[in-house]
RNA sequence: AUGCGGUACGGCCAAACCCGUCGCGAGGCGGGGACGGAAAGCCACGGGUCUGGAUGCCCAGCCAGACAGCCGGGCUGCAUAC
Repeated sequence: AUGCGGUACGGCCAAACCCGUCGCGAGGCGGGGACGGAAAGCCACGGGUCUGGAUGCCCAGCCAGACAGCCGGGCUGCAUAC
C1' cells in the first nucleotide's frame, strides 16, 4: 500500500400498516411509519409470481402490463476510526 474479516460511529434506503393521489387492476407516486437492507442503487435479459384482455370445457399457449424488497444475470457503487 492492497485485500478479507470484526467492532464502533456518521450518513443512505425503507417492509407491514395509515393518509392523499393516479390506475379497470396487479401496482405507481407523495407524506407518515420502520420490518429489514452493503447494493433494498439502476436495467424486465432468463426464470418466477401477480393483473387486465381475447380465445377456450379445462390445461397449455397468445397479447398488453406490474413486481428490481422472489431467484439468476448485466452495469455502477459504499465515508471515517480501531
The RNA shown here (c-di-GMP-I riboswitch aptamer) has 82 nucleotides and comes from a Campylobacteraceae bacterium. Taxonomically the source falls in Campylobacteraceae (Bacteria, Pseudomonadati, Campylobacterota, Epsilonproteobacteria).